Two RNAs folded together computationally: RNase P RNA and transfer RNA, 459 nucleotides in total. The coordinates come from a structure-prediction model, not an experiment, and the mean pLDDT is 75. It holds a member of the Rfam family "Bacterial RNase P class A". The family's RNA type in Rfam is ribozyme.
RNA sequence: GCGGAUGGCCGGAUGGCCGCGGGGCCGCAAUGUCCCGAGGAAAGUCCGGACUCCACAAGGCAACGGUGCCGGGUAACGCCCGGCCGGGGAAACCCGAGGGAAAGCGCCACAGAGAACAGUCCGCCCCGGAUCCGUCCGGGGCAAGGGUGAAACGGUGGGGCAAGAGCCCACCGCGGGCCUGGCAACAGGACCGGCACGGCAAGCCCCACCGGGAGCAAUGCCGAAUAGGGAUCUCGUGCGGGGCAGCAGUGCCGCGCAGGGCCGCCUUGGCCCGAGAUCCGGGUUGGCAGCUAGAGCCUGUCGGUAACGGCAGGCCCAGAGGAAUGGUCAUCCAGGGGGCAUCCGUGCCCCCGGACAGAAUCCGGCUUACAGGCCAUCCGCGCAU
RNA sequence: GGCCCCGUGGCUCAAUCGGAUAGAGCAAUCCCCUCCUAAGGGAUAGGUUGCAGGUUCGAAUCCUGCCGGGGCCG
Numbered sequence: 001g002c003g004g005a006u007g008g009c010c011g012g013a014u015g016g017c018c019g020c021g022g023g024g025c026c027g028c029a030a031u032g033u034c035c036c037g038a039g040g041a042a043a044g045u046c047c048g049g050a051c052u053c054c055a056c057a058a059g060g061c062a063a064c065g066g067u068g069c070c071g072g073g074u075a076a077c078g079c080c081c082g083g084c085c086g087g088g089g090a091a092a093c094c095c096g097a098g099g100g101a102a103a104g105c106g107c108c109a110c111a112g113a114g115a116a117c118a119g120u121c122c123g124c125c126c127c128g129g130a131u132c133c134g135u136c137c138g139g140g141g142c143a144a145g146g147g148u149g150a151a152a153c154g155g156u157g158g159g160g161c162a163a164g165a166g167c168c169c170a171c172c173g174c175g176g177g178c179c180u181g182g183c184a185a186c187a188g189g190a191c192c193g194g195c196a197c198g199g200c201a202a203g204c205c206c207c208a209c210c211g212g213g214a215g216c217a218a219u220g221c222c223g224a225a226u227a228g229g230g231a232u233c234u235c236g237u238g239c240g241g242g243g244c245a246g247c248a249g250u251g252c253c254g255c256g257c258a259g260g261g262c263c264g265c266c267u268u269g270g271c272c273c274g275a276g277a278u279c280c281g282g283g284u285u286g287g288c289a290g291c292u293a294g295a296g297c298c299u300g301u302c303g304g305u306a307a308c309g310g311c312a313g314g315c316c317c318a319g320a321g322g323a324a325u326g327g328u329c330a331u332c333c334a335g336g337g338g339g340c341a342u343c344c345g346u347g348c349c350c351c352c353g354g355a356c357a358g359a360a361u362c363c364g365g366c367u368u369a370c371a372g373g374c375c376a377u378c379c380g381c382g383c384a385u
Numbered sequence: 386g387g388c389c390c391c392g393u394g395g396c397u398c399a400a401u402c403g404g405a406u407a408g409a410g411c412a413a414u415c416c417c418c419u420c421c422u423a424a425g426g427g428a429u430a431g432g433u434u435g436c437a438g439g440u441u442c443g444a445a446u447c448c449u450g451c452c453g454g455g456g457c458c459g
């Protein structure tokens, strides 16, 4: 110098004028004056919480949803850190929904002989027979080679055999218990077994762990009319059946019985049921609260490989509520284009011009969008010393 | 602001528990029939299954993330 990898940061600056939202002060008020006023994603609403209400009497069961190598961090997580294993890369480094397929069910199209308690199309070998000496027919053995497929029932090499085959041997793979190291995932080692156990669980399922539901338009307080709600009193209500009035619907008066529904289910258990009168108290519009000092930010130090945690000091950083955070002018800073000059280093002038986006209860994450620029560390190649 | 559902030619719908080339009707274009039109008959074109990744031998279908549309809650 070129190419690449990783982590982090900024994402216009200053001032004037006009304007907007919130708060403090003076003031009856108008006005005046001072302070504060978007983001790294405020976004998607995909996870996890705080907070509030509802449900919740106890236990068990079932159902549904989620997570899934190991250890740690955290309020918690599907997040983060460190490690293991597998894959990619020459390397720095990157990627992985990464439990179980010897519990069971299901699926594996087409092609192919055969797709899961395997099987023989071509082929190889032996025996017998025929022969026009090319080969063909019958019986038997085999699974090495070919072919199909995403996948063919261990792989490579050697021995062996009529030809072959874990038939036998070595190495690799696989399985089993053992030893060593490690908290563990796992790694390494020697031994035994002659091979049994194809793939799919982002199909059902099994195992382990987690989860009650709703969401600030939650919820609380103040509060008109109308309609609905509750309490008290009176009549009771539901079902069956009878009598009287009546064409009937139905109404009235007695009598008898205690039923029906809901709470996922079970056991114990709980709640509700029609009409009139009187009284009471809530919701909607509106106002106030919840509403921003917090798992908060910055600096230093200590512990830890790290995520993170402890301690000390400092700081206050939007709280609107149909919703403010804007406009304009000037100068400068990046960036782009053009012209002139040039001692080729650059200087001067003009024009353009600053991404994605934007709080709405609040935090921790993830994901997605983002013009341009800066910093640090690492890998490879080339050149010079 | 919060919560839920859907997406297949121009339109309306199919596609077994994932199986190969995604199918049908209407509409479109061309031809036949007719004096002409309609109806009828025949043929043709038209699809990134909203987009991008992943799982799988194989994805419209299963999973994840985006994009677009619709509904509910005072």
Stems, first nucleotide, its partner, number of pairs: 001381010012332007020037006039356001043367002046365005051215004057268004064211005069083005084098001085096004099206002104204002106200003121146002123142008154172006173195001174193003178189004219289004229280007237258004242253004259273005296315008333354001335352007386458007395411004404442001413429005435451005